[in-house]
Context: one part of a larger RNA
RNA sequence: CGUAGGAUACUUGAAGGGUGCUGUCCGUAGUACGAGAGGACCCGGACAGACGAACCUAUGGUGUUCCAGUUGUCGCGCCAGCGGCAUUGCUGGGUAGCUAUGUUCGGCAGGGAUAAGUGCUGAAGGCAUCUAAGCGCCAAGCCCUCCCUAAGAUAAGGUAUCCCAACCGCGCAAGCGGAGGAGGCACCUUGGAGAUUACAAGGUCGAUAGGCCGGAGGUGUAAGAGCUGUGAAGCUUUGAGCUUACCGGUACUAAUCAGCCGACCGG
Numbered sequence: 001c002g003u004a005g006g007a008u009a010c011u012u013g014a015a016g017g018g019u020g021c022u023g024u025c026c027g028u029a030g031u032a033c034g035a036g037a038g039g040a041c042c043c044g045g046a047c048a049g050a051c052g053a054a055c056c057u058a059u060g061g062u063g064u065u066c067c068a069g070u071u072g073u074c075g076c077g078c079c080a081g082c083g084g085c086a087u088u089g090c091u092g093g094g095u096a097g098c099u100a101u102g103u104u105c106g107g108c109a110g111g112g113a114u115a116a117g118u119g120c121u122g123a124a125g126g127c128a129u130c131u132a133a134g135c136g137c138c139a140a141g142c143c144c145u146c147c148c149u150a151a152g153a154u155a156a157g158g159u160a161u162c163c164c165a166a167c168c169g170c171g172c173a174a175g176c177g178g179a180g181g182a183g184g185c186a187c188c189u190u191g192g193a194g195a196u197u198a199c200a201a202g203g204u205c206g207a208u209a210g211g212c213c214g215g216a217g218g219u220g221u222a223a224g225a226g227c228u229g230u231g232a233a234g235c236u237u238u239g240a241g242c243u244u245a246c247c248g249g250u251a252c253u254a255a256u257c258a259g260c261c262g263a264c265c266g267g
Stems, first nucleotide, its partner, number of pairs: 001152001005163007015149004021049007033038001051106005059100004066093005071086006110144003117137004164266001167178004183261003187203005208254003211250005217243003224237005
């Protein structure tokens, strides 16, 4: 820009893409078959491998924004307690998120038309013949069925809902100019989204982010004090103190006020 008014939702599906795997074991059954050795078709079930998708409850990894221990050195006047630097100094753990080696799920089943093949009826050609007319069966393959995209599918589809001369100025009027709708944009707070954009949640009629409060989870018993010990230390106060991304609450802070586009019932 188009989709012959403008919007907001929800859709149909032309077309395109994806998936499509296999093994072992068990029952049937040591049956059919076979002198025996051996040993089924069909049908039903269990498990597994590889591959793929989603996800993080559990198992683990990471987790330089959390907690603790500890070495050297420097600083806070000293002690105590802390902080800086040394690969995050090193070490032990670890929330959210991300993640696999982890968890869950998938290939199934069914229909249609067929290939090779196998048939029915049946002539040419009194027989025969699956074929010449006609009618069946039949494959991991083809078309559907399952999943994803999808109306710029220009043949531009469908459904529902919303909006559209009443106001102001000029004019006798026709009319001219302006304002104005549903809705959208921009701006701002943001994240489940993300390079930007887009998408999504919100903007005081508000829990969108931060803060604060409570909780979960993590770490593992803070500091100070008291007691015991000559002391290093230990015990008690104490599952203490601290605590990021998680959950809930709370307008304390910031989303203020304003702005822009958008028309007159549709050739």
Large-subunit ribosomal RNA, domain VI from a Candidatus Omnitrophota bacterium, 267 nucleotides, folded computationally. Taxonomically the source falls in Candidatus Omnitrophota (Bacteria, Pseudomonadati). The prediction has a mean pLDDT of 88.